[in-house]
Context: one part of a larger RNA
Molecule: large-subunit ribosomal RNA, domain IV
Organism: Parcubacteria group bacterium M10-OD1-1
RNA sequence: CCUUCGUUGAGGAACUCGGCAAAACAGCGUCCGUAACUUAGGAAUAUGGACUGCCGAUUUUAUUUCGAUAAAGUUGGCCGCAGCUAAAGAUACCAAGCGACUGUUUAUCAAAAACACAAGUCUCUGCAAACCCGUAAGGGGAAGUAUAGGGGCUGACACCUGACCAGUGCUGGAACGUUAACGAGAGCGGUGCAAGCCAAUCUCCGAAGCGCCAGUGAACGUCAGCGAUAACUAUAAUCGUUCUAAGGUAGCGAAAUUCCUUGUCAGGUAAGUUCUGACCUGCAUGAAAGGUGUAACGACUUGGUAACUGUCUUAACGAAGAGCUCG
Numbered sequence: 001c002c003u004u005c006g007u008u009g010a011g012g013a014a015c016u017c018g019g020c021a022a023a024a025c026a027g028c029g030u031c032c033g034u035a036a037c038u039u040a041g042g043a044a045u046a047u048g049g050a051c052u053g054c055c056g057a058u059u060u061u062a063u064u065u066c067g068a069u070a071a072a073g074u075u076g077g078c079c080g081c082a083g084c085u086a087a088a089g090a091u092a093c094c095a096a097g098c099g100a101c102u103g104u105u106u107a108u109c110a111a112a113a114a115c116a117c118a119a120g121u122c123u124c125u126g127c128a129a130a131c132c133c134g135u136a137a138g139g140g141g142a143a144g145u146a147u148a149g150g151g152g153c154u155g156a157c158a159c160c161u162g163a164c165c166a167g168u169g170c171u172g173g174a175a176c177g178u179u180a181a182c183g184a185g186a187g188c189g190g191u192g193c194a195a196g197c198c199a200a201u202c203u204c205c206g207a208a209g210c211g212c213c214a215g216u217g218a219a220c221g222u223c224a225g226c227g228a229u230a231a232c233u234a235u236a237a238u239c240g241u242u243c244u245a246a247g248g249u250a251g252c253g254a255a256a257u258u259c260c261u262u263g264u265c266a267g268g269u270a271a272g273u274u275c276u277g278a279c280c281u282g283c284a285u286g287a288a289a290g291g292u293g294u295a296a297c298g299a300c301u302u303g304g305u306a307a308c309u310g311u312c313u314u315a316a317c318g319a320a321g322a323g324c325u326c327g
Stems, first nucleotide, its partner, number of pairs: 002321007010313002014311001019308001029051004037042001039156001053078011079083001091306007098298002103115002119154007131140003157293004162223003167220002169216005176211003183204004189198003224242005251285001252282001263279005
């Protein structure tokens, strides 16, 4: 020097990506007391405060096998620095994001905001069901029967879920067009004495599909541009024009989305690219690939506060072991 521990003057996060690690308060006892918010259940052991040992006396209550046991008091005394005397045994708060929640997951670098979930909705399925496995027999679905079963999407709850059916998909459509095989007829020509039959070729008939016509978005998806205008300026309720199937509604918004960007303003700090609240100029938000809120919950993510500390200023000492030296 290294590993694992212990102690520390003054300061107390100045360390660091970040309080990582460590330390500390408190300790599922009794009593008092307890905020915002809330789905009225919670939040909550919120936060916060006090007490606690041992030895006597005594009162009340409950139970009683009448022996006593338990609980709640009143009062006197004893010891110590210290009585939940050892050990064990929550740090707390404020604000934001995401996900409602308990749960599940990359056995062996990821536990999460991912998956699932109750719930919502669309669609298929009438039972020899749809769908799945199998060449089949057969099996699952199901010893079930639409309050059931399969598939897709969203994901508690609250308030909501706008416009577009032009393209693609799906569903429907006794008409029409196109059209294969089959069928029918004709047939230069072939063949036959003839009647006739038959290649090439032509005509008619002819299903699904496609075309065509409708519907359908909690189906795949999509949701514009330019110019001008108000009695300061600025801005544009307004007007004109082009295109479109229709031009993004309610909300939210520098956001887990904002390039320019450390946007601008305000708050917090002595000082804040982070954080919170606003603004809206949304490069490139937006409504079940759900939008916006939301109590409770979270080994989630972010910012702040108190307490606490060798994380640090700045290092020092000690213990055990290894290393090292000698053997």